Model confidence (mean pLDDT): 83 of 100. A computed fold for a 73-nucleotide RNA from Capsosiphon fulvescens, annotated as transfer RNA. It matches the Rfam family "tRNA". RNAcentral holds the sequence, with entries from ENA.
RNA sequence: GAGCUUAUAGUUUAGUGGAUAAAAUAUAUGUUUCCGACACAUAAGAUCAUGGGUUCAAGUCCCAUUAAGCUCU
Numbered sequence: 001g002a003g004c005u006u007a008u009a010g011u012u013u014a015g016u017g018g019a020u021a022a023a024a025u026a027u028a029u030g031u032u033u034c035c036g037a038c039a040c041a042u043a044a045g046a047u048c049a050u051g052g053g054u055u056c057a058a059g060u061c062c063c064a065u066u067a068a069g070c071u072c073u
Base pairs, nucleotide, nucleotide: 001072002071003070004069005068006067007066010025011024012023013022018056027043028042029041030040031039049065050064051063052062053061
């Protein structure tokens, strides 16, 4: 220098252009227990990397940028 892949909750991952963006785990509260752990119930937690574009409608499609990883030169 050229190309490819990835970016969604604190963490690990789902998500066919149309649902209040889903789950596990972690966290908080409650039940349980002599106390704790486990278990069960509930709750909170996401500007879907950034900025544009397409569309009635974008986490999803297109472009650029940023970051990480990989390949080639």